[in-house]
Context: one part of a larger RNA
RNA sequence: UGACGGGGACCCGCACAAGCGGUGGAGCAUGUGGUUUAAUUCGACGGUAAGCGAGGAACCUUACCCAGGCUUGACAUGCGAGAAGUAGGCGCCGGAAAGGGUGGCCCACCCGUAAAGUCGGGAACUCGUGCAGGUGUUGCAUGGCUGUCGUCAGCUCGUGCCGUGAGGUGUUGGCUUAAGUGCCGCAACGAGCGCAACCCCCGUCACAUGUUGCCACCAGGUAAUGCUGAGCACUCAUGGGAGACUGCCGGGGAAACCCCGGAGGAAGGAGGGGAUGACGUCAAGUCAGCAUGGCCCUUACGCCUGGGGCUGCAAACGCGCUACAAUGCGUGGUACAACGGGCUGCGAGACCGCAAGGUGGAGCGAAUCCCAAAAAACCACGCUCAGUUCGGAUUGGGGUCUGCAACUCGACCCCAUGAAGUCGGAGUCGCUAGUAAUGGCAGAUCAGCAUGCUGCCGUGAAUGCGUUCCCGGGCAUUGUACA
Numbered sequence: 001u002g003a004c005g006g007g008g009a010c011c012c013g014c015a016c017a018a019g020c021g022g023u024g025g026a027g028c029a030u031g032u033g034g035u036u037u038a039a040u041u042c043g044a045c046g047g048u049a050a051g052c053g054a055g056g057a058a059c060c061u062u063a064c065c066c067a068g069g070c071u072u073g074a075c076a077u078g079c080g081a082g083a084a085g086u087a088g089g090c091g092c093c094g095g096a097a098a099g100g101g102u103g104g105c106c107c108a109c110c111c112g113u114a115a116a117g118u119c120g121g122g123a124a125c126u127c128g129u130g131c132a133g134g135u136g137u138u139g140c141a142u143g144g145c146u147g148u149c150g151u152c153a154g155c156u157c158g159u160g161c162c163g164u165g166a167g168g169u170g171u172u173g174g175c176u177u178a179a180g181u182g183c184c185g186c187a188a189c190g191a192g193c194g195c196a197a198c199c200c201c202c203g204u205c206a207c208a209u210g211u212u213g214c215c216a217c218c219a220g221g222u223a224a225u226g227c228u229g230a231g232c233a234c235u236c237a238u239g240g241g242a243g244a245c246u247g248c249c250g251g252g253g254a255a256a257c258c259c260c261g262g263a264g265g266a267a268g269g270a271g272g273g274g275a276u277g278a279c280g281u282c283a284a285g286u287c288a289g290c291a292u293g294g295c296c297c298u299u300a301c302g303c304c305u306g307g308g309g310c311u312g313c314a315a316a317c318g319c320g321c322u323a324c325a326a327u328g329c330g331u332g333g334u335a336c337a338a339c340g341g342g343c344u345g346c347g348a349g350a351c352c353g354c355a356a357g358g359u360g361g362a363g364c365g366a367a368u369c370c371c372a373a374a375a376a377a378c379c380a381c382g383c384u385c386a387g388u389u390c391g392g393a394u395u396g397g398g399g400u401c402u403g404c405a406a407c408u409c410g411a412c413c414c415c416a417u418g419a420a421g422u423c424g425g426a427g428u429c430g431c432u433a434g435u436a437a438u439g440g441c442a443g444a445u446c447a448g449c450a451u452g453c454u455g456c457c458g459u460g461a462a463u464g465c466g467u468u469c470c471c472g473g474g475c476a477u478u479g480u481a482c483a
Base pairs, nucleotide, nucleotide: 001483002482003480004479005478007477010474011473012472013471015467016466019431020430021429022428023427026322027321028320030318031317032316034313035312042053043052064308065307066306067305068304069303070302073131077130078129079128080127081126082125088106089105090104091102092101093100109122110121111120112119133297134296136295137294138293142291143290144286145285146284147282149280154193155192156191157190158189159188160169161168162167173184174183175182199274200273201272202271204242205241207239208238209237210236213232214231218229219228220227245268248262249261250260251259252258324424328383329382330381331380332379333378340371341370342369345364346363350359351358352357390421395416396415397414398413399412400411401410437459438458439457440456441455442454443453
């Protein structure tokens, strides 16, 4: 100087408390350890691994296993040599394909040239040689990127001053803040990286512009609808602006900084949210995204193909979904969104099918058409507390769709079957407001496949006395046999 303390002081954070909902029990889905296996490819391991890399494992992917094959190789480039109806295409043989064989048929491209299947050169091919290739190894050789402490308020520098020195001071102190935020004080005076602000979204208003919106106003028309003419008032959309600054009033306080209350206001004292992550820590993670040093393989540790595996299951753990019902379930009716996506795409009306879906194709490269129905909610009726009209696992049968192909191993529909489960031990998690809880919708990936992920909107709470305690952190101080 740090680190540590079951030392003391001050201060924060859904840290506790207050409260609401979960998890731990059940079934299933998914990841993991384990076990099994020819293989169940690899990585990630307290927090900071485990619905993680994977934003899509039937083949492919694919790195694993078995089998069949190939070697200058699936791919790049240089050199030497060679062959001629060559490369390539069609066919034939056998093969699961890849690969291989072939005595048949067709037959190129560029340049030299006016002319070319035949000459010369190139490309391609064959042989040879430098080499390619490796998801083989080392994240304890690395770059880059990332997690974490932590959006925490800290981490430093120049000069000066103090100290023999390590170092200190500044950065400590008082008040204050979300903040090393600011004020005051001070052997310090300044400065940098962080904080804040500048950026984006939401909330109010006015302006400009109107092939979306509006009967607001006028006219026409329909069974009905902005459907049509007309018009940009409103809504909305796009763009650039205004607005919030403790500016005003009162009180507190050392008159500064600031705090409390009030007015006005769509909004206050950082309005709500996002992007943004200092010096560093964990030899944290990644050689399998990529790059890269060293090491290793080189008829194979490279490459191709068929099939299998990554989906195996006694029990264990993590993240979830669905429930155990009556503020519920079922049937019918009837409203109200936002973000988005759409051309070898989205696909309306109509018709067929109980349905998944099919036939068909209008319209739309889309504020003009489609996906599309939002669902919970609301209204009416049934159920009456039962393992049930709860719950839907499991299994049998029949089908639809995608795709070369759904046996291993897809999703969905219909009929039948109806399991466990009656609110969950010790323990443990999230959340302070348009939040939790609850309801649906869209998108990426994607042929197909979502309870995961990323977003969107609807309905919409409860509680917070307080900081003694648990956890993490900040600051100064104290002890130390630790560095």